[in-house]
RNA sequence: GCCACCUUAGCUCAGUUGGUAGAGCACUUCACUCGUAAUGAAGGGGUCGGCGGUUCGAGUCCGCCAGGUGGCU
Numbered sequence: 001g002c003c004a005c006c007u008u009a010g011c012u013c014a015g016u017u018g019g020u021a022g023a024g025c026a027c028u029u030c031a032c033u034c035g036u037a038a039u040g041a042a043g044g045g046g047u048c049g050g051c052g053g054u055u056c057g058a059g060u061c062c063g064c065c066a067g068g069u070g071g072c073u
Stems, first nucleotide, its partner, number of pairs: 001072007010025004019056001027043005049065005
């Protein structure tokens, strides 16, 4: 330098034909207990890596940039 893939909640990830964003764990509160853990219930938390484009509508499609992984040279 070239090619492919990845970037969504604190972490690991889902989101199958474009239609107002989810799970598990973690965190907070409550219940239970003499107390802790475990268990149960409720709750908070994300402008979907950035900037543009297409569209009535973009996490999803297109372009560029940034970061990461792998391969080639």